The RNA shown here (small-subunit ribosomal RNA) has 1521 nucleotides and comes from a bovine gut metagenome.
RNA sequence: AUGAGAGUUUGAUCCUGGCUCAGGAUGAACGCUGGCGGUGUGCCUAAUACAUGCAAGUUGAGCGGGGCUUCAGCAAUGGAGCCUAGCAGCGGACGGGUGAGUAACACGUAGGUAACCUGCCUUUAAGCCUGGAAUACCCGAGAGAAAUCUCGGCUAAUGCCGGAUAUGUGAUUGAGAGGCAUCUCUCAGUCAUGAAAGGGGCAAUUGCUCCACUUUUAGAUGGACCUGCGGCGCAUUAGUUAGUUGGUGAGAUAACAGCCCACCAAGACGAGGAUGCGUAGCCGACCUGAGAGGGUGAUCGGCCACAAUGGAACUGAGACACGGUCCAUACUCCUACGGGAGGCAGCAGUAGGGAGUUUUCGGCAAUGGGGGAAACCCUGACCGAGCAACACCGCGUGAGUGAUGAAGGUCUUCGGAUUGUAAAACUCUGUUGUGUGGAAAAAAUGAUAGGUAGAGUGGAAAGCUACUUAUUUGAUGGUACCACACCAGAAAGCCACGGCUAACUACGUGCCAGCAGCCGCGGUAAUACGUAGGUGGCAAGCGUUAUCCGGAAUUAUUGGGCGUAAAGAGUGAGCAGGCGGUUAUUUAAGUCUGAAGUCAAAUGCUAUGGCUUAACCAUAGUACGCUUUGGAAACUGGGUAACUAGAGUGCGAGAGAGGUAAGCGGAAUUCCAUGUGUAGCGGUGAAAUGCGUAGAUAUAUGGAGGAACACCAGUGGCGAAGGCGGCUUACUAGCUCGUAACUGACGCUCAGUCACGAAAGCGUGGGUAGCAAAUAGGAUUAGAUACCCUAGUAGUCCACGCCGUAAACGUUGAGAGCUAAGUGUUGGGGUAACCCAGUGCUGAAGUUAACACAUUAAGCUCUCCGCCUGGGAAGUACGCUCGCAAGAGUGAAACUUAAAGGAAUUGACGGGGGCCCGCACAAGCAGUGGAGCAUGUGGUUUAAUUCGACGCUACGCGAAGAACCUUACCAAGAUUUGACAUACGAUUAAAGGCCCUAGAAAUAGGGAGAUAGUUAUAGUCGAUACAGGUGGUGCAUGGUUGUCGUCAGCUCGUGUCGUGAGAUGUUGGGUUAAGUCCCGCAACGAGCGCAACCCUUAUCCUUAGUUACCAUCAUUAAGUUGGGGACUCUAAGGAGACUGCCGAUGUAAGUCGGAGGAAGGUGGGGAUGACGUCAAAUCAUCAUGCCCUUUAUAUCUUGGGCUACACACGUGCUACAAUGGCCGGUACAAAGAGUCGCAAUACCGCGAGGUGGAGCAAAUCUCAUAAAGCCGGUCUCAGUUCGGAUUGAAGUCUGCAACUCGACUUCAUGAAGCUGGAAUUGCUAGUAAUCGCGAAUCAGCAAUGUCGCGGUGAAUACGUUCCCGGGCCUUGUACACACCGCCCGUCAAACCAUGAGAGCUGGUAAUACUUGAAGUCGGUAUCCUAACCGCAAGGGGGGAGCCGCCUAAGGUAGGACUGGUGAUUGGGGUUAAGUCGUAACAAGGUAUCCCUACGGGAACGUGGGGAUGGAUCACCUCCUU
Repeated sequence: AUGAGAGUUUGAUCCUGGCUCAGGAUGAACGCUGGCGGUGUGCCUAAUACAUGCAAGUUGAGCGGGGCUUCAGCAAUGGAGCCUAGCAGCGGACGGGUGAGUAACACGUAGGUAACCUGCCUUUAAGCCUGGAAUACCCGAGAGAAAUCUCGGCUAAUGCCGGAUAUGUGAUUGAGAGGCAUCUCUCAGUCAUGAAAGGGGCAAUUGCUCCACUUUUAGAUGGACCUGCGGCGCAUUAGUUAGUUGGUGAGAUAACAGCCCACCAAGACGAGGAUGCGUAGCCGACCUGAGAGGGUGAUCGGCCACAAUGGAACUGAGACACGGUCCAUACUCCUACGGGAGGCAGCAGUAGGGAGUUUUCGGCAAUGGGGGAAACCCUGACCGAGCAACACCGCGUGAGUGAUGAAGGUCUUCGGAUUGUAAAACUCUGUUGUGUGGAAAAAAUGAUAGGUAGAGUGGAAAGCUACUUAUUUGAUGGUACCACACCAGAAAGCCACGGCUAACUACGUGCCAGCAGCCGCGGUAAUACGUAGGUGGCAAGCGUUAUCCGGAAUUAUUGGGCGUAAAGAGUGAGCAGGCGGUUAUUUAAGUCUGAAGUCAAAUGCUAUGGCUUAACCAUAGUACGCUUUGGAAACUGGGUAACUAGAGUGCGAGAGAGGUAAGCGGAAUUCCAUGUGUAGCGGUGAAAUGCGUAGAUAUAUGGAGGAACACCAGUGGCGAAGGCGGCUUACUAGCUCGUAACUGACGCUCAGUCACGAAAGCGUGGGUAGCAAAUAGGAUUAGAUACCCUAGUAGUCCACGCCGUAAACGUUGAGAGCUAAGUGUUGGGGUAACCCAGUGCUGAAGUUAACACAUUAAGCUCUCCGCCUGGGAAGUACGCUCGCAAGAGUGAAACUUAAAGGAAUUGACGGGGGCCCGCACAAGCAGUGGAGCAUGUGGUUUAAUUCGACGCUACGCGAAGAACCUUACCAAGAUUUGACAUACGAUUAAAGGCCCUAGAAAUAGGGAGAUAGUUAUAGUCGAUACAGGUGGUGCAUGGUUGUCGUCAGCUCGUGUCGUGAGAUGUUGGGUUAAGUCCCGCAACGAGCGCAACCCUUAUCCUUAGUUACCAUCAUUAAGUUGGGGACUCUAAGGAGACUGCCGAUGUAAGUCGGAGGAAGGUGGGGAUGACGUCAAAUCAUCAUGCCCUUUAUAUCUUGGGCUACACACGUGCUACAAUGGCCGGUACAAAGAGUCGCAAUACCGCGAGGUGGAGCAAAUCUCAUAAAGCCGGUCUCAGUUCGGAUUGAAGUCUGCAACUCGACUUCAUGAAGCUGGAAUUGCUAGUAAUCGCGAAUCAGCAAUGUCGCGGUGAAUACGUUCCCGGGCCUUGUACACACCGCCCGUCAAACCAUGAGAGCUGGUAAUACUUGAAGUCGGUAUCCUAACCGCAAGGGGGGAGCCGCCUAAGGUAGGACUGGUGAUUGGGGUUAAGUCGUAACAAGGUAUCCCUACGGGAACGUGGGGAUGGAUCACCUCCUU
């Protein structure tokens, strides 16, 4: 000094787990944009190819010569200066570039060399003596296009060679000392070994001095070699190695060593990863991170390697040499075709590649390097400038005041809001910019010339050292910087705005165009696309892409897991390895601690300082690690000695389906034989195939054969697991208890290894009763390669040998210790309490995501092993190992995907379970479905047949009434501010009404009339805003309505439980019509529903008494009138019913029965419809957003249509008759309606009706006779005296108008129909059935509809098994759009990646053989040869040639590894609406799944064995109370 999370699986939740985001970074690139400065950085790709220029020269104070200039001189000649090819010296091994190769002592770090070298430099010591032979240049001759070369001749040196000298060095001998084995040091002796008599300056008599040279000491610097440790991947690379490992000897090297060679031995490396393959320069450091780590290896610095590719040596102190040589190869260039030249991975630059990386610049002024005595020369090192927002840092694009909150833009609820003090305007400033002027530091310990002093010298001088004076040197650059002047003038963009994530509106678009990091937006109201306004963020930049770290505890050392999420090997034995009881002692490897060395510089951090600040720069301080060394001894390790608690042995007992082998037994099935016996047997949901009159099945007796062992039998026993079950015998393993005699840590775990290992399967040989894959047949079915049935072969059994897998499961590795109890059971011990070993259940603490586990742990700890890291592809491919095969073991990737998954929750669902209800079934009654007609719908038709409603919940529904109107539709004709509203202006005395003409009418034209009222809320005309729309969207909406359902449910507050979703309450036991009530209960209360309150009806009372009523009194034809107020009735108010009372039962609620009562357990009926569901219905009742239309989708008019008609369906009416029809007579209602009305009496008409009009705005009058019923008569079972359709004729009524298209009446006509198939509806009492009456709408009416009213008035309910619907509890679930769900596989189509593949074609590294350049080394009898020796011959030495070894490149051959490609082929993945089925999820309709075998279009089916991760019921066992 330091650690942040978020989105995304679900209806919701917790968890697991992946994917994604926010941060930082970059040698970056791309898009848009771009004012300035400083400091850095700039081919990451083709170690591809390179035009041109430059990048390494220098020295005349080493040498001979040549040239030019100048001076002296008459000239000859001499002097001086400058330049220079050649010989010679030093330097071209540094500096600069690049990262191809390299997995290595290459690098880093720490050491070693007693096994080494080192030019120039410093230092020590000693020297620099004496001879000789050549040669380049040059001259002459010659070859060649050139490059270049040959021959002859001359000459010099600091070039080359010989000799002398020896402090020293090397070798060797002896002695002494030391060390680390080889060895090292010191002393003495012997042998060997060097040079330029050079050059400059001064002196000039020996000399002095500087440079150079030789030998030498020590150092410094640089290098070489050796060693420990450290840092990549793959084991689908497991064995590698022949100079390989070691020894002896020789050689080579600066030096050690198989470095090389000869001989000998057979070793060496490797699971702690050899060898092989792939990848890679290493480090200081850089990025990130809290750290531990992870990633990287640009710039700067250290090391290494390389220089077109490969090989080789020469020279040299140093190279096997970037700008040297030779050779080979490829490429490029020149050529006279004979032959030559070249190497930018130096600086610039070019081409190419690529997303991508700069000027063919200035200067040696500084720093550094080479040469030189020096001046100086050279230096693309370097210093600078140029280009590039590539990065970091800094500055600016103005500041202040300024509200009519201007204009414009955008939005708007039209009021306004916002842009916004923003602008304008006024007042300032001048960084940057422009102009003018001034002007650095970098420059000195430099250079040159002089002066002074010192030492120097015999004395001087030169040279040297110190101080000092003068002159002089700047590429950058007239740049930084400074001063003055001028102008707000010249300088802002980019991205985002659904959530994560700061920031919202409008328009356009309409699953299109598009967006997208993840989730996801877009199908007509998009904050998600595009544009605009606004807003947010950053800012000369901003975004995107790529890559790395982080977040990611998502490889977990710090710091994860494995019962069910991914994950415990099927089980054991056991080597290596890891870990290991108690005591004492020792050691010091680990461990702890002190000191020392090192950890280059730069970087980082801290502090201070310098550029105006910062970036940048300078100075100082600061460390893990490794090494050396001193110390400590608790713990771990090693050594030694002991112990007994772990482990094992002994002894005494015990239990057991432990294993192997042999023998024996009874029951049952089948078969055979015989007897009895007769027509069936068998099988199923039902059948059939099959067997049987040739005698089955059944039954009896006898026999044969194979397999399995009932009862006992038990969450009982044994075993490591698989597994093991009749009885007896033999052999054999383990376990438990008791005891405490023996051993003395002998233990635990265990990679590899070995052994065992169900079923199926395989091989060989047996056996075969039953069962039974395959197969055949019969059924079922749309099909049925299945489920069911009849047969039936492998197999099942035995022996031997393979296989090696299972849901091989407790889905739970082994061992050890510790941590409450209770209760069954097996074995042993104990007198008992109880103890030990197994095997179950309940449960505490604790754990767990939860479920659950809990001394048999999934708790708390230790040791060891195995395994996991999103889903799919896939346990697949390839490779390898094993196997006779089937196959097993090991085991990926491309690609694809945002989830897959676990546990639990709430719902929904189940061809799951339990309980309950309902005209749900059942029991009944009456129907519908058949006929005719009415009516609605579909369909068809049509100019139009307007529109809507479609399972229940559309279809006599909207429509409580389509001839015109309605009317929305069609045809035709008209109008355009409009038929209707508001606003403005003008105008009129009218408008309206009446008449005439044209017309189908709307309308148009004309005329008459005449002023009573109205004077603006009128009419007309005009213009513009606008009107209008039954046009669209009910999936934009309000309101209203239907339905589940008058079903009993739906919730909340507080509390409690749960991590949470949620639960509890609301469940349970009863009860009810009811979540109605009671009891119990971590719940206690409350709300919306239920019930009640409301209306009506049933009884009574009080009050009132007209138009109602009439008992009593009168009266009348008549409650007609007087009267009455009793009754009925009317309409106001009360009473009444509450399980109140009795009995029974029950804890209670309540239930059952009874009494009383008009009514009895909600008395009957109505109104009343919880939270919600169905994107249910309605834009055509109405309202309304948006869209569309505006001489039309608006408005008016006439006519037509909505009434069509092969057909289908729904709802009704009337019937089919005698419980009836008809005729006559006769009785009794209720509820309604009535002035645009109901209409009486009377008269006319057969009748509908007409005439006429009393009465009545109604308890008064009218509609208005109720009908079925009852009485009497007739008909007599028939298509009828049933039935009334249809049709003809004649009428009535309404209405402008009955043709399309009204109702009714009369007469005539007299169809189908004789009780209705499958199927289906309503109804539980004043109900069904049946009978009539009324009303709304309405001129009239298609009404048989609808809504009401009363009359007559039943049957049946055992009951809840079943069908349908609903409620509660529970269970399973892979469903949540909720079973009309989800979902599997083949086939077909498109696309993608991948395996195999006859092959084809590349690359890499080896091997064998062959060929073999240059070159070193070796050999050499051929040739040549200046120095030395020799009188000479010759010798020594050298060179060439030739030969040999090694060897690059090349060639040939067969293999190995690894790419590309390939007709065809295999599976895989992905893709809104293809085909076939329906395998799975519920008991998924045959429970599912695992291994295995067989079969099948496909999911899959069947057999054998196994699992529960199966529902339900029953039983058994155990537990709790």